[in-house]
Molecule: small-subunit ribosomal RNA
Organism: uncultured prokaryote
RNA sequence: AGAGUUUGAUCCUGGCUCAGAUUGAACGCUGGCGGUAUGCUUAACACAUGCAAGUCGAACGGUAACAUUGGAGCUUGCUCCAGAUGACGAGUGGCGGACGGGUGAGUAAUGCAUAGGAAUCUACCUAGUAGUGGGGGACAACAUGUGGAAACGCAUGCUAAUACCGCAUACGCCCUACGGGGGAAAGGGGGGGAUCUUCGGACCUCUCGCUAUUAGAUGAGCCUAUGUCAGAUUAGCUAGUUGGUGAGGUAAUGGCUCACCAAGGCAACGAUCUGUAGCUGGUCUGAGAGGAUGAUCAGCCACACUGGGACUGAAACACGGUCCAGACACCUACGGGUGGCAGCAGCAGGGAAUAUUGCACAAUGGGCGAAAGCCUGAUGCAGCAACGCCGCGUGAGCGAUGAAGGUCUUCGGAUUGUAAAGCUCUUUUCUGAGGGAAGAGGAAGGACGGUACCUCAGGAAUAAGUCUCGGCUAACUACGUGCCAGCAGCCGCGGUAACACGUAGGAGGCAAGCAUUAUCCGGAUUUACUGGGCGUAAAGCGCGUGUAGGCGGUAGGGUAAGUUGGAUGUGAAAGCUCCCGGCUCAACUGGGAGAGGCCAUUCAAUACUGCCAGACUAGAGGACGGUAGAGGAAGGUAGAAUUCCCGGUGUAGUGGUGAAAUGCGUAGAUAUCGGGAGGAAUACCAGUGGCGAAGGCGGCUUUCUGGGCUGUACCUGACGCUGAGGCGCGAAAGCGUGGGGAGCAAACAGGAUUAGAUACCCUGGUAGUCCACGCCCUAAACGAUGGAUGCUAGGUAUAGGGGGGUAUCGACCCCCUCCGUGCCGUAGCUAACGCGUUAAGUAUCCCGCCUGGGGAGUACGGCCGCAAGGCUAAAACUCAAAAGAAUUGACGGGGGCCCGCACAAGCGGUGGAGCGUGUGGUUUAAUUCGAUUCAACGCGAAGAACCUUACCUGGGCUUGACAUCCAUCUCUAAGCGUGUGAAAGCACGUGACCCUUCGGGGAAUUUGCACCGGUGCUGCAUGGCUGUCGUCAGCUCGUGUCGUGAGAUGUUGGGUUAAGUCCCGCAACGAGCGCAACCCUUGUGUCCUGUUGCCACUUCCGCUAGCGCGGAAAGCACUCUGGACAGACUGCCUCGUCUCAACGAGGAGGAAGGUGGGGAUGACGUCAAGUCAUCAUGGCCCUUAUGGGCUGGGCUACACACGUGCUACAAUGGUCGGUACAGAGGGCUGCAAACUUGCGAGAGUAAGCGAAUCCCUUAAAGCCGGUCGUAGUCCGGAUUGGAGUCUGCAACUCGACUCCAUGAAGUCGGAAUCGCUAGUAAUCGCGAAUCAGCAUUGUCGCGGUGAAUACGUUCCCGGGCCUUGUACACACCGCCCGUCACACCAUGGAAGUUGGUUGCACCAGACGUCAGUUGUCUAACCCCUUGGGGAGGACGCUGCCCACGGUGUGAUCAAUGACUGGGGUGAAGUCGUAACAAGGUAACC
Repeated sequence: AGAGUUUGAUCCUGGCUCAGAUUGAACGCUGGCGGUAUGCUUAACACAUGCAAGUCGAACGGUAACAUUGGAGCUUGCUCCAGAUGACGAGUGGCGGACGGGUGAGUAAUGCAUAGGAAUCUACCUAGUAGUGGGGGACAACAUGUGGAAACGCAUGCUAAUACCGCAUACGCCCUACGGGGGAAAGGGGGGGAUCUUCGGACCUCUCGCUAUUAGAUGAGCCUAUGUCAGAUUAGCUAGUUGGUGAGGUAAUGGCUCACCAAGGCAACGAUCUGUAGCUGGUCUGAGAGGAUGAUCAGCCACACUGGGACUGAAACACGGUCCAGACACCUACGGGUGGCAGCAGCAGGGAAUAUUGCACAAUGGGCGAAAGCCUGAUGCAGCAACGCCGCGUGAGCGAUGAAGGUCUUCGGAUUGUAAAGCUCUUUUCUGAGGGAAGAGGAAGGACGGUACCUCAGGAAUAAGUCUCGGCUAACUACGUGCCAGCAGCCGCGGUAACACGUAGGAGGCAAGCAUUAUCCGGAUUUACUGGGCGUAAAGCGCGUGUAGGCGGUAGGGUAAGUUGGAUGUGAAAGCUCCCGGCUCAACUGGGAGAGGCCAUUCAAUACUGCCAGACUAGAGGACGGUAGAGGAAGGUAGAAUUCCCGGUGUAGUGGUGAAAUGCGUAGAUAUCGGGAGGAAUACCAGUGGCGAAGGCGGCUUUCUGGGCUGUACCUGACGCUGAGGCGCGAAAGCGUGGGGAGCAAACAGGAUUAGAUACCCUGGUAGUCCACGCCCUAAACGAUGGAUGCUAGGUAUAGGGGGGUAUCGACCCCCUCCGUGCCGUAGCUAACGCGUUAAGUAUCCCGCCUGGGGAGUACGGCCGCAAGGCUAAAACUCAAAAGAAUUGACGGGGGCCCGCACAAGCGGUGGAGCGUGUGGUUUAAUUCGAUUCAACGCGAAGAACCUUACCUGGGCUUGACAUCCAUCUCUAAGCGUGUGAAAGCACGUGACCCUUCGGGGAAUUUGCACCGGUGCUGCAUGGCUGUCGUCAGCUCGUGUCGUGAGAUGUUGGGUUAAGUCCCGCAACGAGCGCAACCCUUGUGUCCUGUUGCCACUUCCGCUAGCGCGGAAAGCACUCUGGACAGACUGCCUCGUCUCAACGAGGAGGAAGGUGGGGAUGACGUCAAGUCAUCAUGGCCCUUAUGGGCUGGGCUACACACGUGCUACAAUGGUCGGUACAGAGGGCUGCAAACUUGCGAGAGUAAGCGAAUCCCUUAAAGCCGGUCGUAGUCCGGAUUGGAGUCUGCAACUCGACUCCAUGAAGUCGGAAUCGCUAGUAAUCGCGAAUCAGCAUUGUCGCGGUGAAUACGUUCCCGGGCCUUGUACACACCGCCCGUCACACCAUGGAAGUUGGUUGCACCAGACGUCAGUUGUCUAACCCCUUGGGGAGGACGCUGCCCACGGUGUGAUCAAUGACUGGGGUGAAGUCGUAACAAGGUAACC
């Protein structure tokens, strides 16, 4: 410090996720030791049991228990007696139970933090001063009686005190009217010489107490300022409320309380209300600013079962006190009582989860006491827990046959791995034994503890796991699984070769821990103070006016609030940082220093801001002179047009559309002329022209009226800018009332279109549109750009003013300037697009708004509205994206240019018939398999009767039909024969291979082990081959340049071409694969060659009347064969476009002319195209079978559908007779002449030929004649019957051919569709491959005859280039919307129901304080005094206040609710096709 994730790729915006640190944690697996911290975060839930606050006999009366001592009795170990002693239960009294310990419910301020303040108290403690004299009356305990189950009492009687009460005294103290008045105490203990004594003491002294008062210290109470969470879908709150006077009350100020008076007080700087919460030092994180948090430790506060109250006391309204009420629990004799772990342990419960019913007061501290001491679950320790932090260990060295085993393997090896074993060594830890602290300053006394620590001995001994290994992110292989099981933090893995699941091996990380889950911070500049944005990504209010607020011109003066600096105080300790120490180190801990505040006080400075007073004119405003304008409101008025009415002319249509129809019209329309009515809107001018704040404003004219601009520089003197709330304006549609209504026109009706058409189109048509008044208040209200001001290049156009120049008054023209409105553009900015003095540049001020997509601008609440609805405005849930700009493609029922038998122009077909053939389907035991738009379907198959053959049936084989290796076997094998059988096979018999150095070897057989085999699966694991776009003209690269980048440029543009062919231009310059050419063939010529080819000239022979024919010789002229050359290149001429180009048009010459014709040749790539059944091959599967062999069958089936062909339907023909002319092939398991024979297919016999020689081999159409005469025919030949031929083991299923007979459909083919541009189509025959046979129809070739047409590129199809739009990128066979149906989820409404909180009004009123009291009672003091009275008190009663409780009525929150609303999610549901392209009606608000 960043990374992953939106896309085909890119940049940006933006969310989600990860890597870090953290914890009072929990869970999974694992676990050696020590130190040191920490340990109910949940139920402030309920608690059994024990303990946690007592102490003092030196305050007191005493003596229940124990002990000692003394005494008595006797049973000699017991009883009794004695407060005498140590002591002490219970009691009186004092001090302490207000500390210590726990918890965080409540509390948003009666709290806390920081800094201050004045009107207070303070037990114990310290210091000072002054005292401590003399009396009195009671009450507990106790005794007796008595009630009760108990708790606990009641009555009578006795008694002490440092308990209680007077009196005396009182410097200081308190009150005061300044005269005066008031108020205290307590004694106890130790020691003691003289004196006195009632023998107790008095007295003296020391000490502890006590009283009054002053001061201190400590602690506490009160007040003020500032700070201290969220919500405005909480906006008004308040009646003791705010203040005053007086009184009461308190320790003290104060409405703290009361009476009276006044009407205040708080609040947008957020009152009130609601929700949540103890606050702080600190802690965690972070670079910091911040954010989160408030366990342990420390300070403060609050609470003690819930609510209320007071008492005592220095202090409490009191955790282990009290009273009342309530809930709960326990005891009970049912009458009544008792209790409060949020003290320490512990228990139940809750929970993911949190410890021992331990030891000790030795230390530190606390209470009491004179002290000893007692008490102390505070505390010190131990126990449990890897819960955290820190430290240590689990060994070290050597050790390669790189052991064994495991894993992988290309079978060679690699790896685990110096790891192990083995040898040597060490002992932290461990075990055993011995010693043994400090902690207690001085005799003893230590819970921890026989602990830490030390010494010795023993022995590698007792000690390693966990998570991960697709990317982020360090670390990879095998097997299993097969969208299953599962993983996953995000992206995403898994559908048969998973580095992602599970296991194993290996590797990586951390380590007594490691992962996971949860939390908070970080990364996140993703709430932006530091430090973000708002044209299009989320985001500028529709526009103005203006309140509060914020900000504010120039130059001096004053002040010193902000600001800056110094000093002082404070910011507790701990923590943090630095330095130095102590535990062996560290964690931990001790000492010192620093840091930490919007803090307080004070001194100083005065630049800036503020404030005060005076001044200025550049901002702003005013005045005067001009000026443009659809600016606004009201009135008047004009012409054109539509419609309607009346009248004239006139006749059959009109209107409307893509085409029609509805509609109108013979009752006279449309058309046309004249007249009239009425409403609405204002052609031309008219313009990125004008005006207005925006919405918006358009004939002319009148009245009223707002604003702007300009010129002058006369006046005022900062008067300014912005603007939360508020107020006003605000298109269209809509609403209310009343008018108006020509045209247009939602709804509606009809006609069309359509699968449907509640639409688009047409004919009608009502609200509405118009006016007046009143509402509504929203728009893509847009420049998607808030307002104001300054600064920062220009060019150009235009609207309105002003000035100057030239000129001749003027106009025209030129220049300058102010203010508008546009375009282009520099710098700069921007993600890019773009903006660019009219900023989206650069700065300042103010306002508004944004924070992922959806849910949703929705629900609820509130406000507004007549309604429609508007404004404000969430959450649950869900996704990992959603967006913006630009790029490359692809696509478009976008555009431009161009090409192609693409259309058109033609010729001939298919689709109809019969048959052949292939396919689908169906059938079947099997009908083997594959190919399925073009680019499957006469395709693999260039030839299924058996074989082929892969399929089916049946009967058989198992190292196999075939290959290799090892071992084994020898008289078996091969061969022959027999039996059985459909064959294969099985069984049996016979039978003796080759070489030899005689040892054996080879071959073969038997058996066994490896294996062999598979047309079994996967063409979506593959190679190879192939099809297709397409023989289309494209596809790329290097360097350079441009762009943040994907990419662009080049390759685009202007021409041209069959062509990215060539030329020109150009930030490109070059190059490669394609195109073309080179190759083959064909067309012309030359040369060479000369048999099997040729025969013109010459010679010879034979035949013929002759022409002539045949043969031979000679020859190579010609034809031909097949080799080498030549030839064609826009080379030449003219013209054209124009750029003197490329190129095109025409011409000459030529056999051929503009790539002459044809072929081979197929760029980068696309289709997971085809093929595992040609072959090869990974993986998987079968192994007495999915292998191999055999027989028979099937691939040849047949209601049907399709493709592709053949033959036809006839006269351009059929048939009969005669007759002519090819080319290219093939031939020895072959082609076969001639001859004979058969009607024929053929058969017989047999020359020649391995072929320029022989054969297949008669080419056919054609030509010359005859016949048929438009008919289901002398067309057509299917089908069927019979008879044959050939091949072949074998023609039944299932061959071809021949002859005789039979003679079906069919008379030119609907929608639709195919081929072809010249030696082509059409038509005619010939050959070959395969092959025993089988092709009149397929395929591949060959020649013969031999056309028509192309105006042209509008349209269909395909393709190329450029451009445009895009929400597509699996790329339009794309994407995608809504209803409905189903499942699940959360949520709104809802008659209501239940519960919580709370306001108001009222009832009621426990305990208790206070007040009153003519009732009852009453020791101390006072008065007179046998007794009575008084003061005071207690009880009772009454009154004020008040908790619980109750009644009524509201508010609010939550849960639930039949039913209901929409929303979200969900691989393959329904209906349509709304959007994205001009998305097929442009889209959107």